A computed fold for a 130-nucleotide RNA from Alicyclobacillus contaminans DSM 17975, annotated as c-di-AMP riboswitch aptamer (ydaO/yuaA leader).
């Protein structure tokens, strides 16, 4: 001097998941669900139906022969603070339990978890030092 790994602090990212207090808890903020009239819907479904979430929908192959499971390639959609161009990444998981359209009043619930995703130009904001 360079590379790799681990830890700590700062900074930053996905996300509603932050701030304050006299702090076993309670507030504010943000987020979600249930819930009238009106409107919408009105057949038959157990192969039920519905919610959170960007995470839907296809084609092909294998297994299974009812749904489905696994894999590959795409895709609605989403992310890299914001805009443009390029580049890269995600396109899951889970909950309710036969039940829920919208929905004022009203009722209930959450405030986690996981990470280090760019280049150029522009516009804002923040942090640190002096």
């Nucleotide at each position: 001097c360079g590379u790799a790994u681990a830890c700590u602090a700062u900074c930053g990212c996905u996300g509603a998941g932050u701030u304050c207090c006299a702090a076993u808890g309670g507030a504010a903020g943000c987020g979600g669900a249930g819930g009238a009239c009106c409107c919408a819907a009105u057949c038959a479904a157990u192969u039920g139906g519905g919610g959170u979430g960007a995470a839907u929908c296809g084609u092909c192959g294998a297994g299974g022969u009812g749904u489905c499971u696994c894999g590959a390639c795409g895709u609605a959609g989403g992310g890299a603070u914001c805009c443009u161009a390029c580049u890269c990444c995600c396109g899951a998981a889970u909950c309710c339990g036969u039940c829920a359209g919208c929905u004022a009043a009203c009722u209930c619930c959450g405030u986690a978890a996981g990470c280090g995703u760019g280049u150029a130009g522009g516009c804002a904001g923040g942090u640190u030092c002096g």

The source organism's lineage runs through Bacteria, Bacillati, Alicyclobacillaceae, Paenalicyclobacillus and Paenalicyclobacillus contaminans. Its mean pLDDT, the model's own confidence on a scale to 100, is 79. It was read from a public genome assembly, where an Rfam model found it.